[in-house]
C1' cells in the first nucleotide's frame, strides 16, 4: 500500500428487517440483614452507540470520509 472485522455505562458484551422509552452481567452508591466485614435481598445512579457527514417521515442499525485497534495479504 491493499482486503476484511472490530469501536454501545468503569470493565465483559448483547441489541432480531431501520419502528415507541438503548440492555445484560460484573464493578459503584444507599437502604435490609450482620457485633463488623463479607454473602443475600432491595432500590439506585451512571451513555454526544468512536468522531464526521449523508440516506429516511424515523438510524445503535443502512451509505461514505476519517480516527483507533485486531486480523491477513504485499
Nucleotide at each position: 500500500g491493499g482486503a476484511c472485522c472490530g469501536u454501545u455505562a468503569g470493565c465483559u458484551c448483547a441489541g432480531u428487517u431501520g419502528g415507541c422509552u438503548a440492555g445484560a452481567g460484573c464493578g459503584c452508591c444507599u437502604c435490609u440483614u450482620u457485633g463488623a466485614c463479607g454473602u443475600a435481598g432491595a432500590g439506585g445512579a451512571g451513555g454526544u452507540c468512536a468522531c464526521a457527514g449523508g440516506u429516511u417521515c424515523g438510524a445503535g442499525u443502512c451509505c461514505u470520509g476519517u480516527a483507533c485497534g485486531g486480523c491477513c495479504c504485499a
Transfer RNA from a Planctomycetota bacterium, 74 nucleotides, folded computationally. Lineage of the source: Bacteria > Pseudomonadati > Planctomycetota. It matches the Rfam family "tRNA". The family's RNA type in Rfam is transfer RNA.